[in-house]
RNA sequence: AGAGUUUGAUCCUGGCUCAGGACGAACGCUGGCGGCGGGCUUAACACAUGCAAGUCGAAGGAGAAGGUAGGUGCUUGCACUUACUGGAGACUGGCGGACGGGUGAGUAACGCGUAGAUAACCUGCCUAUAUCAGGGGGAUAACAUUUCGAAAGGGAUGCUAAUACCGCAUAAUGCAGCGGGGCCGCAUGGCCACAGUUGUUAAAGGACUUCGGUUCGGAUAUAGAGGGGUCUGCGUACUAUUAGUUAGUUGGUGGGGUAACGGCCCACCAAGGCGAUGAUAGUUAGGGGGUCUGAGAGGAUGAUCCCCCACACUGGGACUGAGACACGGCCCAGACUCCUACGGGAGGCAGCAGUGGGGAAUCUUGCGCAAUGGAGGAAACUCUGACGCAGCCACGCCGCGUGCCGGAAGACGGCCCUAUGGGUUGUAAACGGCUUUUGGUCGGGAAGAACGCCCGGGUUUCGACCUGGGGUGACGGUACCGAUUGAAUAAGCACCGGCUAACUCCGUGCCAGCAGCCGCGGUAAUACGGAGGGUGCAAGCGUUGUCCGGAAUCAUUGGGUGUAAAGGGUGCGUAGGUGGGAGCCUAAGUCUGUGGUGAAAUCUUGCCGCUUAACGGUAAAAUGGCCAUAGAUACUGGGUUUCUUGAGUACAGAAGAGGUCGGUGGAAUUCGUAGUGUAGCGGUGAAAUGCAUAGAUAUUACUCAGAACACCAAUUGCGAAGGCAGGUCACUACUACACCAUUGACGCUGAUGGACGAAAGCGUGGGGAGCGAACAGGAUUAGAUACCCUGGUAGUCCACGCCGUAAACGAUGGAUACUAGCUGUUGGGUUUUCGGACUCAGUGGCUAAGCGAAAGUGAUAAGUAUCCCACCUGGGGAGUACGUUCGCAAGAAUGAAACUCAAAGGAAUUGACGGGGGCCCGCACAAGCGGUGGAGCAUGUGGUUUAAUUCGAUGAUACGCGAGGAACCUUACCAGGGCUUAAAUGGGAGUCGACAGGGGUGGAAACACCUUUUCCUUCGGGCGACUUUCAAGGUGCUGCAUGGUUGUCGUCAGCUCGUGCCGUGAGGUGUCAGGUUAAGUCCUAUAACGAGCGCAACCCCUUCCGUUAGUUACCAGCAUGUUAAGAUGGGGACUCUAGCGGGACUGCCGGUGCAAACCGAGAGGAAGGUGGGGAUGACGUCAAAUCAUCACGGCCCUUACGUCCUGGGCCACACACGUGCUACAAUGGCCGGUACAGAGAGCAGCCAGUGGGUGACCACGAGCGAAUCUAUAAAACCGGUCACAGUUCGGAUCGGAGUCUGCAACUCGACUCCGUGAAGCUGGAAUCGCUAGUAAUCGGAUAUCAGCCAUGAUCCGGUGAAUACGUUCCCGGGCCUUGUACACACCGCCCGUCAAGCCAUGGAAGCUGGGGGUACCUGAAGUCGGUGACCGCAAGGAGCUGCCUAGGGUAAAACUGGUAACUGGGGCUAAGUCGUAACAAGGUAACC
Repeated sequence: AGAGUUUGAUCCUGGCUCAGGACGAACGCUGGCGGCGGGCUUAACACAUGCAAGUCGAAGGAGAAGGUAGGUGCUUGCACUUACUGGAGACUGGCGGACGGGUGAGUAACGCGUAGAUAACCUGCCUAUAUCAGGGGGAUAACAUUUCGAAAGGGAUGCUAAUACCGCAUAAUGCAGCGGGGCCGCAUGGCCACAGUUGUUAAAGGACUUCGGUUCGGAUAUAGAGGGGUCUGCGUACUAUUAGUUAGUUGGUGGGGUAACGGCCCACCAAGGCGAUGAUAGUUAGGGGGUCUGAGAGGAUGAUCCCCCACACUGGGACUGAGACACGGCCCAGACUCCUACGGGAGGCAGCAGUGGGGAAUCUUGCGCAAUGGAGGAAACUCUGACGCAGCCACGCCGCGUGCCGGAAGACGGCCCUAUGGGUUGUAAACGGCUUUUGGUCGGGAAGAACGCCCGGGUUUCGACCUGGGGUGACGGUACCGAUUGAAUAAGCACCGGCUAACUCCGUGCCAGCAGCCGCGGUAAUACGGAGGGUGCAAGCGUUGUCCGGAAUCAUUGGGUGUAAAGGGUGCGUAGGUGGGAGCCUAAGUCUGUGGUGAAAUCUUGCCGCUUAACGGUAAAAUGGCCAUAGAUACUGGGUUUCUUGAGUACAGAAGAGGUCGGUGGAAUUCGUAGUGUAGCGGUGAAAUGCAUAGAUAUUACUCAGAACACCAAUUGCGAAGGCAGGUCACUACUACACCAUUGACGCUGAUGGACGAAAGCGUGGGGAGCGAACAGGAUUAGAUACCCUGGUAGUCCACGCCGUAAACGAUGGAUACUAGCUGUUGGGUUUUCGGACUCAGUGGCUAAGCGAAAGUGAUAAGUAUCCCACCUGGGGAGUACGUUCGCAAGAAUGAAACUCAAAGGAAUUGACGGGGGCCCGCACAAGCGGUGGAGCAUGUGGUUUAAUUCGAUGAUACGCGAGGAACCUUACCAGGGCUUAAAUGGGAGUCGACAGGGGUGGAAACACCUUUUCCUUCGGGCGACUUUCAAGGUGCUGCAUGGUUGUCGUCAGCUCGUGCCGUGAGGUGUCAGGUUAAGUCCUAUAACGAGCGCAACCCCUUCCGUUAGUUACCAGCAUGUUAAGAUGGGGACUCUAGCGGGACUGCCGGUGCAAACCGAGAGGAAGGUGGGGAUGACGUCAAAUCAUCACGGCCCUUACGUCCUGGGCCACACACGUGCUACAAUGGCCGGUACAGAGAGCAGCCAGUGGGUGACCACGAGCGAAUCUAUAAAACCGGUCACAGUUCGGAUCGGAGUCUGCAACUCGACUCCGUGAAGCUGGAAUCGCUAGUAAUCGGAUAUCAGCCAUGAUCCGGUGAAUACGUUCCCGGGCCUUGUACACACCGCCCGUCAAGCCAUGGAAGCUGGGGGUACCUGAAGUCGGUGACCGCAAGGAGCUGCCUAGGGUAAAACUGGUAACUGGGGCUAAGUCGUAACAAGGUAACC
């Protein structure tokens, strides 16, 4: 210090989440030791038991048990008694129980903090000083006797003391009064050991004594110290959906009361006091030092320790006292608990332990007063759950340990892998050596202890002080030390997808589960569970919760507001904030110095002490603030004087749809009247409703009415905004400019307030032509409560009054100043050479710097600054609910929460898409030719069927496709029968000499059984078989794990890169633009310059020519020869064959053009503008196809999902579709005759020829492994026949007879012959191919193959057309541009109702709580007041009574919760319903 998460990617805005630190914690797993700390955060809930406050006999009286001595009675060890001693338990009295300890309920307050004030006060014990203590009195408890009561507790009578109580005396420096003086201060006032005067107020004794006194007390006063009371400035939580509050209230006078001021209380008088700088009310809360966090500023917090406050079962009250309205005191009321004899009583752990309860959760009913501190006491001493210690708990912090060194066969085991082997666990272990913290055992053994006290010594003012010795330890035989023992007693937890350090295997299969966020899991999960390994921390580790941080995400430091959330609709203006130049004064702010305070602890630093550290000691530093004081005067403030530039006023001319009121004008429209005139008008995409023969529309004339103002007219003008438009009168406001007269900072902004404020809407009254919500009808449509059409009410208009909102927008608050330019325009002014130039104020465009996330903005800022106001803080819920205010209503303003999501959003980028635009191409359309769709058949598919009909391919891009050939085989499917290392191959080991073959039996066969015959050898072995073992086998799954191959877009012209440049970036540029091309082909221009993959070319075939060569091809010329024939000699001319070359390049000409290029029926040429055809398929798309060609990861089967065999099936058949064949005929069928190819194939083959058969074919048989042999090419042409018909068309189907292949043609072959002779007479909607040697048509060949279901596929040649005006439309594609809420990319996205489930919430009759206030009634205890005939010598008291009040009761209302029939909307929830609103012109532009 940052990181993850919105997107296909980017930048920004913005929320959510994480990494850090902390804790009085809790929970899970685990746990060796020690030190120092900490330990009911919840029920201020209830408490059993014990302890926590007593002490003093040196204040007083009395005095038990016991002891000593004596006496008496005697039953010689008992009773009684005297004296002395003793001092229990009580009593009177004194001091202390107001400290210490606990808790945080209440309290938003002078409670706390800080700084002051007290001239308005008190103070026991302690210290200092001064003075005093004389003399009396009467009681009372204890006790005794008696009595009531269960008890607690009383009553009566009698006796008695005091440091208990009460008079008297004395008395000042006290107190009160009177009247002077001095000094001082801060207003009231204060002080005086200054001097008077009058009155008044005290006391207590005890112990010891050497009798001298000593000591402890007592009274009064002054002072100190320490403690407290009271007052004040400042600071101290949230809510305005709490805006008004207050009657003792605010003040005064006079009293009362208090230690003391004061409405603290009372009487009277006045009417004040507080409040937007937040009163009052509500909610929450003890405050501070500090603690945690943070760089800091801040934020959060208030355990332990310290200070203050408050409280002590709840509420009230006083008493006593120096001090309390009192935790372990009293009285009363209430609730609760306990005892009870039912009449009455007792109690208060928020002291220490402990119990129950609550809770996620928090300890021992321990030891000791040895230390420190406290109370009492003269003291010893007693008391002390304060305190010191120990116990429990990893609750925290700190420290230590669980060993160290060596040790490679890198062991075994585990895990993983590419698996004969390697990696890792891992120097880890074993093993060898060493050490001993800790632990065990044994021994020693502290400091904390100084005092008081006792025994001595010294000194002395005889109080005390100093000194030596003795004695005192809960912790504790603890810390610590030594010896001995032996690696011995000691490691876990979390995590390992990214953030975030750490990876593999197995299991699971959107299941189980994980998850802080993003997100993992649907068969290869580094994310679930386990394992191995690793990482992090370590006696702990994780999780949960909470706080700060990161978060500049409330922004003072340190944010924003045109489009992301956010500028008020606009003026005026109050408070407030802020404000021009100069001089003087002041010194509040500000700055400086000094003094005080800021408790200690804590934090920081130095040093020191526990072995270290934590912890502790000591010193320093720090402590923002407050108070006081002295100074400075730049700036701000205050006062005063002055100035003119800000602002205003006056004067001159000027502009304008500025406003209000009145009258006024023409065009148009509708209606009315009249005329002309006749059949339609009107309306639409097309129609219809509607109007019209009762005369419309059209047209002419006249009249009425209301509303709006063409042209001018404009990026014009005016206004604060809303807004304002015919022309004109009146009234009125504003503005700019010029001049520089006048005032002299009068300014700016503006919360609350008040004014204005489009349209719609509301009220009252008018008006109503046109338009026109609602409504009606007609269309459209699946529907059409819409869009379109015909009508039409409110409204629109006027007057008055409401409403107060708009995308009220420049989505941009107002004011002032400054900061480059160019170019229009409006108004004024100056100037002019009349062209223009300059200037002020407006209003526009473009641009610089700057700003901005970008787009943009840019003197009219969104730039640079200052001032003021308003507003924002994730999306939804929601501008909703409740409350309040306003309104006639509609509604407006103000304005939440629960819950829910991880996004919502802005700008720009690249794509994709659009019922957006532009340009262009393609048999895309059009123009043509021929088909398909109808028939029969073939073939493929779907479906159905079946034991099985094996599997795959499924829009284009599946369907005569994989299959270029299913009778068996193939074959993967089904039924049945067999085999289990098997059908094949290889290695190792062993055995045998056979196995195979032939024959036979059973069987459907596989197979099983029987029989027969036999190895080779160079003797090393080879070969074969069998047994065993290791490897198998799978057309089983996953093409969504893959390779390879393929289809398609598409032979479309595109797809990219390097460097440079532009942009924050995604990205752009290049590749765009203007031309051109079949082409990103080329040219020109150009922040681009080049390059790559594609295009083209290079390759093959074909078309022309040359040359070389000449067999099997050829034959012109020469010769031989045949019925005929290159048959023969020969030839190398020609054809042809097959090698090498040439040829075509817009090269030439003309035109156009800058060029590229195009044009010309140009020339030449066999061929002309890519000559034709083929091969060749960019980056990529479709998770396209294929695990069944093959290969391959993973999974699955192993007497079977493997393998062998027989038979069946893949050929089924109501039906549907695709692709074809044959046809429907005369451009034809049939018969006869005649002619012309190319390419390819052939030995288990092609087969001449001859013979047989009607024929398929058979028999014999020559040639040819091929330019040599083998094959009638057909359409065509010539001739004949058939005359329009279901035919001499068509050939399906069926019957019969055959041929061939083959082990075998039943399911299920092809062919032949005879017979039979179906549908079909040119095919609906729709749809396919083709642009030239093409379509159409004709035959031929080949692969596969025993044969063939081939009408298929792939080639080959023969004959050989028609048409293209053109690009509007359909389809597909390319480029540019535009919009987008799409990016799985329009087969996208997405809205609302309804239906279902869940959740929170609003309203609601009603039911039920809570706190507070008001009124009335009642009213305890108690203070105070009155009285007090009774008691008392007195002080005083009992009693009675008045006021006040806690509590209780009643009543009405307000506030705030809970719950509720019913009801409202909201949110969430893979696959429900209806539509299609929005995003593209979203199909009616959208929105307010």
A computed fold for a 1488-nucleotide RNA from an uncultured Sphingobacteriales bacterium, annotated as small-subunit ribosomal RNA. Its mean pLDDT, the model's own confidence on a scale to 100, is 83. Its Rfam family is "Bacterial small subunit ribosomal RNA".